Context: one part of a larger RNA
RNA sequence: UUGGGCGUAAAGAGCGUGUAGGCGGUUGGAUAAGUCAGGUGUGAAAUCCCGGGGCUCGACCUCGGAACUGCGCCUGAAACUGUUUAGCUAGAGUACGGGAGAGGUAGGUGGAAUUCCUGGUGUAGAGGUGAAAUUCGUAGAUAUCAGGAGGAACACCGGUGGCGAAAGCGACCUACUGGACCGAUACUGACGCUGAGACGCGAAAGCGUGGGGAGCAAACAGGAUUAGAUACCCUGGUAGUCCACGCCGUAAACGUUGGGCACUAGGUGUUGCGGGUGUUUACCCCUGCAGUGCCGAAGCAAACGCAUUAAGUGCCCCGCCUGGGGAGUACGGCCGCAAGGCUAAAACUC
Numbered sequence: 001u002u003g004g005g006c007g008u009a010a011a012g013a014g015c016g017u018g019u020a021g022g023c024g025g026u027u028g029g030a031u032a033a034g035u036c037a038g039g040u041g042u043g044a045a046a047u048c049c050c051g052g053g054g055c056u057c058g059a060c061c062u063c064g065g066a067a068c069u070g071c072g073c074c075u076g077a078a079a080c081u082g083u084u085u086a087g088c089u090a091g092a093g094u095a096c097g098g099g100a101g102a103g104g105u106a107g108g109u110g111g112a113a114u115u116c117c118u119g120g121u122g123u124a125g126a127g128g129u130g131a132a133a134u135u136c137g138u139a140g141a142u143a144u145c146a147g148g149a150g151g152a153a154c155a156c157c158g159g160u161g162g163c164g165a166a167a168g169c170g171a172c173c174u175a176c177u178g179g180a181c182c183g184a185u186a187c188u189g190a191c192g193c194u195g196a197g198a199c200g201c202g203a204a205a206g207c208g209u210g211g212g213g214a215g216c217a218a219a220c221a222g223g224a225u226u227a228g229a230u231a232c233c234c235u236g237g238u239a240g241u242c243c244a245c246g247c248c249g250u251a252a253a254c255g256u257u258g259g260g261c262a263c264u265a266g267g268u269g270u271u272g273c274g275g276g277u278g279u280u281u282a283c284c285c286c287u288g289c290a291g292u293g294c295c296g297a298a299g300c301a302a303a304c305g306c307a308u309u310a311a312g313u314g315c316c317c318c319g320c321c322u323g324g325g326g327a328g329u330a331c332g333g334c335c336g337c338a339a340g341g342c343u344a345a346a347a348c349u350c
Base pairs, nucleotide, nucleotide: 004321005320006319007304008303012318014201015200016199017198021194022193023192025088026087027086028085029084030083031082033081034080035077036076037075038074039073040072041071042070049065050064051063052062053061054060091191092188093187094186095185096183097182098181103177104176105175106174107173108172109171110154115149116148117147118146119145120144121143125136126135162169163168206247207246208245209244210243211242215241216240220236221235222234223233258317259316260315261314262313263312266295267294268293269292270291271290272289273288274287275286276285278283299306300305323350324349325348332343333342334341335340
C1' cells in the first nucleotide's frame, strides 16, 4: 500500500458552526468532457507468447506471426456521470396558528438552615468516638427565646420526567433571547448531506487583577489508631469553593457506540402536540407525528449482548487503528503568564 476494522480486544475527534473538497431528488431538451463502438497513425529493436528452422539435444541462436492491454487523430452512439437550458415537488426551507420545557443572559425578590454578634432565661457541663483525647465552657458554654449581620445553596414537587450541540441546566418574578415539536394551508423550487484546514463553545481543578468569605475544605497543626500511620476516625484550619473581567482547553468530556438518508416482526410504559369513538369533569379505548425507557423476532456478534433510539440491511462524507513496553515520552514547531496543552518519533527490549 492492498485489505480488514473502530460498544467491551488497538481504534469515533469533548461538542458545534462552516470554507475548500467529496457526494447528491425528479421530467424533457441541448452538448459530448468522462464513457462506449468502429477506423486510422503510433506503440524502435530485443525480451515474453505461438508456429517453423540451425548447432547431435538443450541452454543458446534465428525466421515468421501474435501481442505490446497505452497514447494521438477522425467518424459515430447518447443509457449513465459531467456541463447547460426549461420545468416539477416527494428532500430542504419560509410564512401562519398552537401548546410544552431546570435552554441561555441580565436585573430584582423570598423562605428554611448553618455560622457569627447583641440581649434575656438558665447551670455545669458540651463536642466527639468503636472507645477516647485534642477542642469549647463558671471571663457563663451546650440548651432555649428575641433581635441583628453575612455568605452560599435552593428541601418537598422530582419522575430510567423535561430542555440543550456538548459541557451542562432545578426557589420565585420581570425583561431580552436561541432551538425543537404539533396542526392546516400557501409560498420558494434541490436552495441538500458531510466537512480537511479555520472559527466558536467547552465540567472540575489551576492561573492573573479586584472584590467576597457563612458552611465545606487540599495543604498544614494537634488528638487518636497502629509495630509504624507522612492514612482511614476526631478537633481545628489556609488556599480554594462564590462574584466581575481575562486566561487555561483538559476529563471514565461515556451510550467507552461520528453525522445524514432509506429500508427491516412485535409487545409494554412514559413526555409533548393532534385526530376519532364512548362517558361528556377527571378518565378510558382506537390512532398519527415527535421524543424518552424496558422486553423481545429475524438478522448481526468471539461472546457478552444489540435489536425501528441497531451493534441489522445498504448508500454518502469525515475522524481514527495496525503487537506489548519505551511513550502520549524526547527533539523540533505552534499555543500559554505559568502549570502545561496540541502535534509526535527513534534507539533499545520482549
Model confidence (mean pLDDT): 89 of 100. The part of an RNA shown here (small-subunit ribosomal RNA, central domain) has 350 nucleotides and comes from a metagenome.